[in-house]
Context: one part of a larger RNA
RNA sequence: AACGAACGCUGGCGGCGCGUCUUAAGCAUGCAAGUCGGGCGGCAAGGCGGGGGCGACUCUGCCCUAGAGCGGCGGACUGGUGAGUAACACGUGGGCGACGCAGCCUGAGGUUGGGGAUAGCCGUUAGAAAUAGCGGGUAAUACCGGAUAAGCCCUGUGCAGUUAGAGUGCGCAGGGGAAAGGCGCUAAGGCGCCGCCUUGGGGGCGGCCCGCGGCCCAUUAUGCUAGUUGGCGGUGUAACGGACCACCAAGGCUGCGAUGGGUAUCCGGCCUGAGAGGGCGAACGGGCACAUUGGGACUGAGAUACGGCCCAGACUCCUACGGGAGGCAGCAGCUAAGAAUAUUCCGCAAUGGGCGAAAGCCUGACGGAGCGACGCCGCGUGGGCGAUGAAGGCCGGAAGGUUGUAAAGCCCUUUUAGACUGGAAGAAGGAGCGCGGGAGGGAAUGCCCGCGCGGUGACGGUACGGUCUGAAUAAGCGCCGGCUAAUUACGUGCCAGCAGCCGCGGUAACACGUAAGGCGCGAGCGUUGUUC
Repeated sequence: AACGAACGCUGGCGGCGCGUCUUAAGCAUGCAAGUCGGGCGGCAAGGCGGGGGCGACUCUGCCCUAGAGCGGCGGACUGGUGAGUAACACGUGGGCGACGCAGCCUGAGGUUGGGGAUAGCCGUUAGAAAUAGCGGGUAAUACCGGAUAAGCCCUGUGCAGUUAGAGUGCGCAGGGGAAAGGCGCUAAGGCGCCGCCUUGGGGGCGGCCCGCGGCCCAUUAUGCUAGUUGGCGGUGUAACGGACCACCAAGGCUGCGAUGGGUAUCCGGCCUGAGAGGGCGAACGGGCACAUUGGGACUGAGAUACGGCCCAGACUCCUACGGGAGGCAGCAGCUAAGAAUAUUCCGCAAUGGGCGAAAGCCUGACGGAGCGACGCCGCGUGGGCGAUGAAGGCCGGAAGGUUGUAAAGCCCUUUUAGACUGGAAGAAGGAGCGCGGGAGGGAAUGCCCGCGCGGUGACGGUACGGUCUGAAUAAGCGCCGGCUAAUUACGUGCCAGCAGCCGCGGUAACACGUAAGGCGCGAGCGUUGUUC
């Protein structure tokens, strides 16, 4: 000097930050990932109407849509944590002629003709439940064949190109592989928008490989290694590779530290320091790993799949004892542990994300508020005048000294405080509607550009401004032997105690305790811990 600090005493306000460093211990409760009816079948409740019936009620048309279901996209992002990991995990610089990609942007072409099911639903069975089964029947942008194929993929082949070797580029031949509709406008012919299929490019994101770099122990060394090291041929993958498999060879690493053990997420950075260096890796940003423990695959463009699935273990809960349910290292909150770390708050108004044509819905991301002097910064606790230097305190034998212009008193001010009042000022740009223009077009909807109108604020009656009241509401903490700035008195008497080091205390203690005075810092001041 610094701190994610803690403890003691004290404590007025604001702004900006930060806040379980311990037990990757266990968790009650609520919320944290949904959305699309413009993909599909369909529809409870409700409203309006019609028919039957004495009535209870029942049948039916229209509107309106809830819940559930099929289907699509998203749940691989965001958010949390640091257990593991000494490793191509990370950082940095390269390589892939050895690779991938949903959504986005952009270019080209296409969007033809059929089929069979299955949820929901109806009926029913088993079960306490979770749930499971059987029969009937139904739709699609769900599923499956057929047609077409410029480009695409595979095989063969020619050329180019480059080499260390290449899986690269341009052709030819053969073979193979697609699709889905929805909505709007219409002059009913079509047109437009959103989609769907094939394919090229871009951007971005990822996968794999390599050089170099960053901890400790040799009291871990004649040491480690059998898929081990290499080859041939395969399997597998988006892709290279002993990644995996069969066969063959006997190799590979190591004192430039192998192997083993310990410790540890890595970096941008942060702290310190003149620098070199040393220490650290909270918050913010990037990477990695993990999601009760261990293992596994499925789906998918993509999986460590936190709030998916299966199996096993431990634990907790429900049970009708047959069987089931769960995973806060998401946001709050609870228990435990600990010196120690916050609200079971408000809002999607903004930014960002998912879905949707849009309106919009969801969003504990985020924006805010609350608590904590935990940190940094700012402000205040008044200002001026005021000597008979009042009283009181302390010191002194006295004279007197000191507290001290300090107080009182007089004159001011009103930051702050309290009350009242103004205050959507900022955060806001855009969706939607209207008008005008433009490209294309036969026209309209639609598309692009410009202008105008126009609703929406969690924070919050907040920030800020104004008026009134009245010095009014606001000072402590540590120290005073030397280091080190600031001294006297009394009490105590090697006691009680102090102490960072040296050291003080045994009768005059500047070192203990108290008082007065002083010094230092100040809403803080000290102590402890840690780093330089």
Predicted 3D model of a 532-nucleotide part of an RNA (small-subunit ribosomal RNA, 5' domain) from an uncultured bacterium.
The coordinates come from a structure-prediction model, not an experiment, and the mean pLDDT is 83.
RNAcentral holds the full RNA, with entries from ENA.